[in-house]
RNA sequence: CAGAACAUAGCGCAGCUUGGUAGCGCAGUGGUUUUGGGAACCACAGGUCGCAGGUUCAAAUCCUGCUGUUCUGA
Numbered sequence: 001c002a003g004a005a006c007a008u009a010g011c012g013c014a015g016c017u018u019g020g021u022a023g024c025g026c027a028g029u030g031g032u033u034u035u036g037g038g039a040a041c042c043a044c045a046g047g048u049c050g051c052a053g054g055u056u057c058a059a060a061u062c063c064u065g066c067u068g069u070u071c072u073g074a
Base pairs, nucleotide, nucleotide: 001073002072003071004070005069006068007067010026011025012024013023020057028044029043030042031041032040033039050066051065052064053063054062
């Protein structure tokens, strides 16, 4: 320099193909059980979906640009 993939909760990820209420596991908080610890169960909280713009009644999803990371090639 060229090409490709990825960016979603504290961490690891799904959802994108086919636009229509943002989810799962772990972690966190509270409660119950237990003498306590651990563990189990129930509930809750936590996100402007990397940034900006466009299309649309409606965008995590489609389009464009940018940023970052990784891989491949030279």
Molecule: transfer RNA
Organism: Monoraphidium neglectum